[in-house]
RNA sequence: AGAGUUUGAUCCUAGCUCAGAAUGAAUGCUAGUGGUAUGCUUAACACAUGCAAGUCGAACGAGUUUAAUGUAGCUUGCUAUAUUAAAUUAGUGGCAGACGGGUGAGUAAUGCUUGGGAAUUUCCCCAGUAGUAAGGAAUAACUUAUAGAAAUGUAAGGUAAUACUGUAUAAUACCCUAUUAGUUUUCUAAUGGGGGAAAGACUUCGGUCGCUAUUGGAUAAGCCCAAGUCAGAUUAGCUUGUUGGUGAGGUAAAUGCUCACCAAGGCUACGAUCUGUAGCUGGUCUGAGAGGACGAUCAGCCACGUUGGGACUGAGACACGGCCCAAACUCCUACGGGAGGCAGCAGUGGGGAAUAUUGGACAAUGGGCGAAAGCCUGAUCCAGCAAUACCACGUGAGUGAUGAAGGCCUUAGGGUUGUAAAACUCUUUCAGCGGGGAAGAUAAUGACGGUACCCGCAGAAGAAGCACCGGCUAACUCCGUGCCAGCAGCCGCGGUAAUACGGAGGGUGCUAGUAUUAUUCGGAUUUAUUGGGCGUAAAGAGUAUGUAGGCGGUUUAAUGUGUCAAGUGUGAAAUCCCGGAACUCAAUUUCGGAAUUGCAUUUGAAACUAUUUUGCUUGAGUGUGAUAUGGGAUAGCGGAAUUCCUAGUGUAGGGGUGAAAUCUGUAGAUAUUAGGAAGAACACCAGAGGUGAAGACGGCUAUCUAGGUCAUUUCUGACGCUGAGAUACGAAGGUGUGGGGAGCAAACAGGAUUAGAUACCCUGGUAGUCCACACAGUAAACGAUGAGUGCUGGGUGUCUGGUGAAUUAUCAUUGGGCGCUUAAGCUAACGCAUUAAGCACUCCGCCUGGGGAGUACGAUCGCAAGAUUAAAACUCAAAGGAAUUGACGGGGACCCGCACAAGCGGUGGAACAUGUGGUUUAAUUCGAUUUACGCGAAAAACCUUACCAGCUUUUGACAUCCCGAUUUCGAUUUACAGAAAUGUUUAUCUUCAGUUAGGCUGGAUCGGUGAAAGGUGUUGCAUGGCUGUCGUCAGCUCGUGCCGUGAGGUGUUAGGUUAAGUCCUUUAACGAGCGCAACCCUCAUUCUUACUUGCCAGCGGGUAAUGCCGGGAACUAUAAGAAAACUGCCGUUGAUAAAGCGGAGGAAGGUGGGGAUGAUGUCAAGUCAUCAUGGCCCUUAUGGGCUGGGCUACACACAUGUUACAAUGGGAAUUACAACGUGAAGCAAAGAGGCAACUCCGAGCUAAUCAUUCAAAAGUUUUCUCAGUUCGGAUUGCAGGCUGCAACUCGCCUGCAUGAAGUUGGAAUCGCUAGUAAUCGCAGAUCAGCACGCUGCGGUGAAUACGUUCUCGGGCCUUGUACACACUGCCCGUCAAGCCAUGGAAGUUGCUUUCACCUGAAUUUAGUGAGCUAACCUUUUAGGAGGCAGCUAAAUACGGUGGGGGUGAUGACUGGGGUUAAGUCGUAACAAGGUA
Repeated sequence: AGAGUUUGAUCCUAGCUCAGAAUGAAUGCUAGUGGUAUGCUUAACACAUGCAAGUCGAACGAGUUUAAUGUAGCUUGCUAUAUUAAAUUAGUGGCAGACGGGUGAGUAAUGCUUGGGAAUUUCCCCAGUAGUAAGGAAUAACUUAUAGAAAUGUAAGGUAAUACUGUAUAAUACCCUAUUAGUUUUCUAAUGGGGGAAAGACUUCGGUCGCUAUUGGAUAAGCCCAAGUCAGAUUAGCUUGUUGGUGAGGUAAAUGCUCACCAAGGCUACGAUCUGUAGCUGGUCUGAGAGGACGAUCAGCCACGUUGGGACUGAGACACGGCCCAAACUCCUACGGGAGGCAGCAGUGGGGAAUAUUGGACAAUGGGCGAAAGCCUGAUCCAGCAAUACCACGUGAGUGAUGAAGGCCUUAGGGUUGUAAAACUCUUUCAGCGGGGAAGAUAAUGACGGUACCCGCAGAAGAAGCACCGGCUAACUCCGUGCCAGCAGCCGCGGUAAUACGGAGGGUGCUAGUAUUAUUCGGAUUUAUUGGGCGUAAAGAGUAUGUAGGCGGUUUAAUGUGUCAAGUGUGAAAUCCCGGAACUCAAUUUCGGAAUUGCAUUUGAAACUAUUUUGCUUGAGUGUGAUAUGGGAUAGCGGAAUUCCUAGUGUAGGGGUGAAAUCUGUAGAUAUUAGGAAGAACACCAGAGGUGAAGACGGCUAUCUAGGUCAUUUCUGACGCUGAGAUACGAAGGUGUGGGGAGCAAACAGGAUUAGAUACCCUGGUAGUCCACACAGUAAACGAUGAGUGCUGGGUGUCUGGUGAAUUAUCAUUGGGCGCUUAAGCUAACGCAUUAAGCACUCCGCCUGGGGAGUACGAUCGCAAGAUUAAAACUCAAAGGAAUUGACGGGGACCCGCACAAGCGGUGGAACAUGUGGUUUAAUUCGAUUUACGCGAAAAACCUUACCAGCUUUUGACAUCCCGAUUUCGAUUUACAGAAAUGUUUAUCUUCAGUUAGGCUGGAUCGGUGAAAGGUGUUGCAUGGCUGUCGUCAGCUCGUGCCGUGAGGUGUUAGGUUAAGUCCUUUAACGAGCGCAACCCUCAUUCUUACUUGCCAGCGGGUAAUGCCGGGAACUAUAAGAAAACUGCCGUUGAUAAAGCGGAGGAAGGUGGGGAUGAUGUCAAGUCAUCAUGGCCCUUAUGGGCUGGGCUACACACAUGUUACAAUGGGAAUUACAACGUGAAGCAAAGAGGCAACUCCGAGCUAAUCAUUCAAAAGUUUUCUCAGUUCGGAUUGCAGGCUGCAACUCGCCUGCAUGAAGUUGGAAUCGCUAGUAAUCGCAGAUCAGCACGCUGCGGUGAAUACGUUCUCGGGCCUUGUACACACUGCCCGUCAAGCCAUGGAAGUUGCUUUCACCUGAAUUUAGUGAGCUAACCUUUUAGGAGGCAGCUAAAUACGGUGGGGGUGAUGACUGGGGUUAAGUCGUAACAAGGUA
């Protein structure tokens, strides 16, 4: 410090997620030691048991125990008694139980933090001053009696004090009070009057400790003020002791603290009140910091002690281990009544994911009491439990390669685990055992503790795990599984080759831990002060006026608000940081420093800011003079058009549409003429034009009226800008009341369209549209751009002023508007660009992922419709902006193709052939489905053959290795069984090579064993190779450069041209590659050469005839080489180009015809059954062999063909002309036989020699005469032929006979542009045989093309896009189903708060007090003072009744929302999305 994730890719915006640190944690797996810390975050839930606050006999009386001494009794060791001493204790009394310890419920201010303040108290302590005299009356204890279960009392008697209580005295001290004086609100001084104290104990007799009054200090506490201190405005008004005053009361003390009276105040948008949440702080965690979150342990403050109320005592409490009352709960009970409060330490139950011992000691530190010894102390110090955290240590070290074994992987060679182990040598920290043994203590005292530490002994011995390994993120392979099981923080893995699941090997990270979960901060500049934004991503309010507030020109002076500097006080300690020190180090502890960024205060500075003040004119306003305008309001007027009414002319239609119909018209329409009525809107002018704040504003005239601009520079003198709330205006539509209503027109009706059509189209038509008044207050109210000010380059147009020059046009200049275009700059890009989206300042509004939702609830406004304000649960990992490349469009422009058109001939109808689907079957083997279907298959009777049935075989039909046997093997053959395979069997022939002479070696055969063989079994979605298709379409790319943040673009676009990205020109491109073309083959012309098997012109010979022969090399042909064609030449068009058109010559002319040749890529296209091949599967079978069957089935459908339907023909006769090929298990002539298929015989030929080989159509002659025929030939019967072991299933051919359908074929559809279509035959491959198929060959030989509107396909450019699996795309809503959260709802039920009233415990105060009463007084049988009970009043807790407010849970039913691979209906949006 960043990274992953939206896309085909890119940039941006934006959210989600991750890597870090941390924790009082918990959970999983694992676990050796020590140190130091920490340990109920939940139920302020309930608590058994023990302990946690006592102490003082030197305050007091009394009792008890022991000892000593004395006396008495006497059973000489007992009892009683006295004194003394020691110990001890219930009680009186004193001090302490207000500290220490716990918890965080309440509390948003009676709190806390920081800093100030004045009207106070303070036991004990320190220092000072003055005292400490003399009396009295009780009471607990105790005794007796008595009530009660107990707790606890009651009565009588009786006793002490440092308990209680009068009296005396009391200063210049204290309290109250009066007067006077001073510097008089307070304060000080002086003088006078009044008032109030005390306690003793011990003693070594020196004193010590106490006590009383008072002053000062210290400590502690109380009170007041300022500032700061969470969220909500869907909480906006709150308050009656409330705010202030006077007086009184009250308090330690100021004060409405309380009361009476008077006044009507006080708080609040700088957030009162209300609601929710919360102890606050030092600090802790995180962060670069600013901040954010938190407030365990330690420390300061506060609050609380089961809940609520209350006071008492006291220096201090409204009191955790005190009291009273009420309530709930628990316990005891004799049922009458009592007792209790662990949020002290342990501990228990409960709750919970979760948190320890019913331990030791007062040795230390501190606390209480005491004169002290001492006692008490769950404060504290220690120990125990827990990997809860931090820190430290160990689990061994060295050497050790046959790189052992085993594991895993493997390309089978090896690699890896791995110097790791073993083995050898060494060491002993820690743990273990034995011995010694501290400091902590200053005389004594040590829980910890036989602890820390030291010494010795034995032995590598007792001591390693957890998570991860697809990317982020360090670390990879095998096996298993097969969208299953599972993983997952995000993206995402898993559907048979998973580095992502599970296991293993290996590796990576950390390590006595490790990983997960939860939470906080960080990353997140993702709330932005530091440090973001708002044209299109979320975001400028519809517009203006203006209040508060914020900000504000220039100048003088003062002040010193902010600001700055210095000093002082404070900012507790601890923590953090720095430097030291102590534990062996560290954690930890400790000393010192710094820091504590703050607050307060003193002094100073005066630029800026602020306040006050003196001026100024440039901001702003104003005067005067001009000027433009659909600015606004009211009234009047005008013409054209539409509709209606009246009348005339006139006759059959009109109207409307894509086409129609509804509608209208013979009762006279439409059309046309004339007249009239009504309402609404104002053509042309009109413009990128004008005006207005915006909405908006358009005939003409008048009246009233607002604002702008220019010129002049008169006046005022900062009067300004913005603007939360507020107010006004605010299109269309809508609402109310009253008018008006021509046209148009929601709703509605009808007609069409359609599968439907509640739409688009048509005919009608009501609200409304218009006017007046009143509401409403919203729009894509848009420039999707808030207002104001200043600054920053040009060019150009236009509207409207001024000035100057020219005076026609115009030019220059200076203002104010409205536009276009570009620079700098900005922007994610698009774009903006003096009318900024640039550079700056001021103020306001608004945004913070998508959906849910601008919705619910609440509130305000409204007559209503609705508007404004405005969430959450839940859900997703995206949603979005701009631009790029494609693809697509019922977008556009251009171009091409037998694409259409123009033609010729077919298919689709018939029969048959072949293939496919389907069906059937034991099997009808398999594959191929646009680009399959006379395809793989250039040949299924057996074989082929892969399928089925049956029989049979198991190292096998085939290859290699090993062991054993044999010496052979092999060839021919007999018989039997069998369907054959196969099994059994007979006979004959033959007898491998080497040799050490051994079956010893090689070879061969047989038998055996397992490695292995075999598989047309599976996966073409694991693959190679090959192939199809787009498409023989003209495209597809690269290097360098340039442009762009980038994806990408440019080049390759543009203007022409071409069959062509072919070429030319232009050009930020210049070049290049794969394609195109050419090079290759073939055909067409010529030449040269060659001359056999081909040829024969001329010469010669010969024949019935023939190149038959000699010979020839001219011709043809053959086959080698060469030439030829290049827009080369001419003209014209074109841009002086490329090229086009025409012409000449030429065998051929503009790629001359044909072929081969198929770019980058697309379709997970086809093929595992040509072949090859990974993985998987079978192994007495899914392998091998055999026989028979099947692939040939047959209601049907499709595809490709053949033959026809006839006269351009059929039949008969006659007759002419080819080419490509093929031939030895072959082609076969001639001759003979047969009606024929064919047969017999067999010349020649290994081929330019022989054979196939008579080509057919055509031609000539003749017949048939339009018919199911002399067309057509299917089907069937009979008889034959050929091939072959074999012709039944299931071949081909021949003859005779038979003679179906069919008379030119619906919708639709195919081929073809010239030697082509059409038509005619021939050959070949396969092949024993089988050709209507296929591949070639030649013969005869047309028609048509105006043209590119349309159909299909393709190319290039452009445009739109929400598509990118790319339109067979994407995607919306209802309905149906499951699940989830949520709103409403008759109500039901909690919590909380408030008002009114009732009730009124304990308590305090006041009153009363006829009952009771020790101290003092008196005039004493008693009375008084004082006190108590009781009663009354006021205040008041709990409680009760009734009514409101807020909030939660639940609720039949109901509303919408979200979500869920393959439900229904349509097709709303994205392209002109088919009605933008």
RNAcentral holds the sequence, with entries from SILVA. Small-subunit ribosomal RNA from a metagenome, 1476 nucleotides, folded computationally.